Context: one part of a larger RNA
RNA sequence: GCCCGGGAGUUGCCCUCACCGGCGAGGCUAAGCCCUUCAGGGGCGGAGCCGGAGGGAAACCGAGUCCGAACAGGGCGCAUAGUCGGUGGGGGCAGACCCGAAGCCGGGUGACCUACCCAUGGGCAGGGUGAAGGUGGGGUAACACCCACUGGAGGCCCGAACCGGUGGGCGUUGAAAAGCCCUCGGAUGACCUGUGGGUAGGAGUGAAAAGCUAAACGAACCCGGUGAUAGCUGGUUCUCCCCGAAAUGCAUCUAGGUGCAGCCUCGGGAAUGAGUGUGCCGGGGGUAGAGCACUGGUUGGGCUAGGGGGCAACUCCGAACCCUUCCAAACUCCGAAUACCGGCACAUGCUUCCCGGGAGUGAGGCCGUGGGGGAUAAGCUCCAUGGCCGAGAGGGGAACAACCCAGACCGCCGGCUAAGGUCCCCAAGUGCGGGCUAAGUGGUAAAGGAGGUCGGGGCGCGAAGACAGCUGGGAUGUUGGCUUAGAAGCAGCCAUCAUUUAAAGAGUGCGUAACAGCUCACCAGCCGAGUGCCCCGGCGCCGAAAAUUUAGCGGGGCUAAGCCCGCCACCGAAGCCGCGGGUCGGCAGUGCCUCCGGGCGCUGUCGGCGGUAGGGGAGCGUUCCCAGCGGGCUGAAGGCGUCUCGUGAGGGGCGCUGGACUGCUGGGAAGUGAGAAUCCGGGC
Numbered sequence: 001g002c003c004c005g006g007g008a009g010u011u012g013c014c015c016u017c018a019c020c021g022g023c024g025a026g027g028c029u030a031a032g033c034c035c036u037u038c039a040g041g042g043g044c045g046g047a048g049c050c051g052g053a054g055g056g057a058a059a060c061c062g063a064g065u066c067c068g069a070a071c072a073g074g075g076c077g078c079a080u081a082g083u084c085g086g087u088g089g090g091g092g093c094a095g096a097c098c099c100g101a102a103g104c105c106g107g108g109u110g111a112c113c114u115a116c117c118c119a120u121g122g123g124c125a126g127g128g129u130g131a132a133g134g135u136g137g138g139g140u141a142a143c144a145c146c147c148a149c150u151g152g153a154g155g156c157c158c159g160a161a162c163c164g165g166u167g168g169g170c171g172u173u174g175a176a177a178a179g180c181c182c183u184c185g186g187a188u189g190a191c192c193u194g195u196g197g198g199u200a201g202g203a204g205u206g207a208a209a210a211g212c213u214a215a216a217c218g219a220a221c222c223c224g225g226u227g228a229u230a231g232c233u234g235g236u237u238c239u240c241c242c243c244g245a246a247a248u249g250c251a252u253c254u255a256g257g258u259g260c261a262g263c264c265u266c267g268g269g270a271a272u273g274a275g276u277g278u279g280c281c282g283g284g285g286g287u288a289g290a291g292c293a294c295u296g297g298u299u300g301g302g303c304u305a306g307g308g309g310g311c312a313a314c315u316c317c318g319a320a321c322c323c324u325u326c327c328a329a330a331c332u333c334c335g336a337a338u339a340c341c342g343g344c345a346c347a348u349g350c351u352u353c354c355c356g357g358g359a360g361u362g363a364g365g366c367c368g369u370g371g372g373g374g375a376u377a378a379g380c381u382c383c384a385u386g387g388c389c390g391a392g393a394g395g396g397g398a399a400c401a402a403c404c405c406a407g408a409c410c411g412c413c414g415g416c417u418a419a420g421g422u423c424c425c426c427a428a429g430u431g432c433g434g435g436c437u438a439a440g441u442g443g444u445a446a447a448g449g450a451g452g453u454c455g456g457g458g459c460g461c462g463a464a465g466a467c468a469g470c471u472g473g474g475a476u477g478u479u480g481g482c483u484u485a486g487a488a489g490c491a492g493c494c495a496u497c498a499u500u501u502a503a504a505g506a507g508u509g510c511g512u513a514a515c516a517g518c519u520c521a522c523c524a525g526c527c528g529a530g531u532g533c534c535c536c537g538g539c540g541c542c543g544a545a546a547a548u549u550u551a552g553c554g555g556g557g558c559u560a561a562g563c564c565c566g567c568c569a570c571c572g573a574a575g576c577c578g579c580g581g582g583u584c585g586g587c588a589g590u591g592c593c594u595c596c597g598g599g600c601g602c603u604g605u606c607g608g609c610g611g612u613a614g615g616g617g618a619g620c621g622u623u624c625c626c627a628g629c630g631g632g633c634u635g636a637a638g639g640c641g642u643c644u645c646g647u648g649a650g651g652g653g654c655g656c657u658g659g660a661c662u663g664c665u666g667g668g669a670a671g672u673g674a675g676a677a678u679c680c681g682g683g684c
Base pairs, nucleotide, nucleotide: 001684002683003682004681005680006679011094012093013092014091015090016089017088018087019086020085021084022083023082026050027049028048032044033043034042035041036040054061055060064076065075066074067073097235098234100232104225105224106223107222108221109220115199116198117197118196119195120194121193122192123191124189126158127157128156129154133150134149135148136147137146138145162186163185164184167182168181169180170179201217203213204212205211238619239618240617241616242615243614248261249260250259251258252257262361263360264358265357266356267355268354269353270352273350275348276347277346278345279344280343281342282341283340289334290332291331295328296327297326300323301322302321306317307316308315309314364389365388366387367386368385369384370383371382372381373380394405395404396403409581410580411579412578414577415576416575420571421570422569423556424555425554429568431567432566433565434564435563436562442558448542449541452539453538454537455536456535457534458533459532460531461530469526470525471524472523473522475499476498477497480494481493482492505520509518510517582609583608584607585606586605587604588603589602590601591600592599593598620673622670623669624668625667626666627665628664629663630662631661638657639656640655641654642653643652644651645650
């Protein structure tokens, strides 16, 4: 891991609700006892319980009573039947659907591991160093002191046994639940060790790490209390049918729990009555927008009080006020659309409301819109509002819970459409008309930039010749004045006149030390038709760098198979239609039964039938029991296979196998259905 088997809402009592049944202003017996054809049945037993009256704290009163002075008022009552049994839903107390702690307490078992202690034994090759003391000698007044020898001290030195375990490697489903190899520390000591003995669970022991106390010790192990508790995690077993949520509010030692409400379901009840939609009418409002009249902020100007500077002339700042420009969630002289409340009409038809039983939910998420927080960030966060996912399949979007289309009862080798598509992959146009794009733009992106290109508008110039080009002219006072070493059109400052002219600046740029020189403006000629500037719009260009491989069209590939406008056709879904069928509900008709309330069918017609948590309904099957009826050695159950019936759980027939039990109908009772629980046992 697979297979087989086991495996989870039970039982007792009490309460409550529904349904069924008995009796009914009553209903029921309990223990116990008697009878009996004895797991059964019949009877006795009214103790007691519930109901039949309530109100008040009570005295007490009573269809009333309490508060009160009250024959005001108001509260709770009266005018609506219960009770016993059965079945089922739910709650409570019990282990209470099952498995699961870490733990707490009690009584015991442990010091054969290990910690420390007591008693008694054992062990430490060899080598080195050479303390005190001693002897001799020297030395001293005597000591001291010095030398040699002797001596053999030491938690001394080196190093085996022994005891350790420093660094590294190997080992890591190991040879080993701590080892092996190399290396290393101690090795006469606070040393190591044998044997016997002692101390223990909030206790021991501890050169102290909360170490150790029998391979897991911040409180050992075993058994018990024990099915501890677990607002937590996991799991919870057959089928079909109807409806179908929530992830919100308030509160919470509360935040992943719970209570009440909201939303779901089931039952009962109520209204010519609610609810909802549309139209009209009547309302309140202070949002969007707008505005500046208030509150504040704010631009420019005017004027003034006031203030500052200056000897003065004069000048600077400047509230209020006036004109003017803006801004505001906590500003408003104004002020929508929606929404909300009410009324009337119409439409719809139980969607509404009330009472009661059962829930689940109370982690939501994304998208659009209006906002707060954040950074006018987040697949961010918090509200509001709508949609969808959640609990929604199908088609589109290459893929993709939420985006677009559209809500799947079943069947069909029929039809029409939606979104989106129609060159190939790939169903359907290589469709039609007009325009744009040349960038593979399409097939990411900004500020900004550009004689890309198409369209529109405005203002100039032009056959008295424009624009561009070419040829020529481009002069004089004058080197303007100033400045300057110089300044001559061309460093800089000031001025910028006049003349001759077809035209020519007191000079556009280059240039010189300054001149010179080249050139431009401007004019003429040549040429002969358009040309210059600005604004708006369409599509494109640059801006444009990323990591395995083209990789920013799904691919191929496309110049239309790209973009814009218009048109026709087609494809395309579980949408819609058609045909057949099922089920639920309404209505109509009809058959049978009826305790007369109704029940069960059939036919037609209309409508519903996605679904998690969850509510409701109807069934299938298993084991055992009762009653009735059957089958079986001429082959039961079980097994294997096949055919068949039923929407399904499942049922039936036949064949083979098997070799002794077993079924059907009606009813009853449950150890009643397995794929999941790191489930339990077994097998492989």

A computed fold for a 684-nucleotide part of an RNA from Caldifarcimen microaerophilum, annotated as large-subunit ribosomal RNA, domain II.
The source organism's lineage runs through Bacteria, Pseudomonadati, Caldifarciminota, Caldifarciminales and Caldifarcimen.
Rfam family: Bacterial large subunit ribosomal RNA.
The RNAcentral record of the full RNA draws on ENA.